[in-house]
Molecule: FMN riboswitch aptamer (RFN element)
Organism: uncultured Bulleidia sp.
RNA sequence: CUCAGGGCAAGGUGAAAUUCCUGACCGGCGGUAUACCCCGCGAGCCUCAGGGCUGAACCGGUUUGAUUCCGGUGGCGACAGUAAAGUCUGGAUGAAAGAG
Numbered sequence: 001c002u003c004a005g006g007g008c009a010a011g012g013u014g015a016a017a018u019u020c021c022u023g024a025c026c027g028g029c030g031g032u033a034u035a036c037c038c039c040g041c042g043a044g045c046c047u048c049a050g051g052g053c054u055g056a057a058c059c060g061g062u063u064u065g066a067u068u069c070c071g072g073u074g075g076c077g078a079c080a081g082u083a084a085a086g087u088c089u090g091g092a093u094g095a096a097a098g099a100g
Base pairs, nucleotide, nucleotide: 001100002099003098010022011021012020024087025086026077027076028041029040030039031038036075037074044053045052046051057073058072059071060070061069079090080089081088
């Protein structure tokens, strides 16, 4: 110096909902046998500062080795706005773990 986030199809109720209901879809970076839910980090939130807080998984199989692969069944997801939002709009043409 450059790069560095994805996602409500279809339907129901309603005056109004991509926010509720059925259902659908998505998963940043490093480590480790390939990870959204193992260990860390970033983002986010709190604080005058120093600093602090921060989500969710089990069972079976393969293997020298996997809570990472395969099969099955589950779970989680900042803040502000708005009919209650992981997915819309906004801070953000921002910042940043990190990669080159």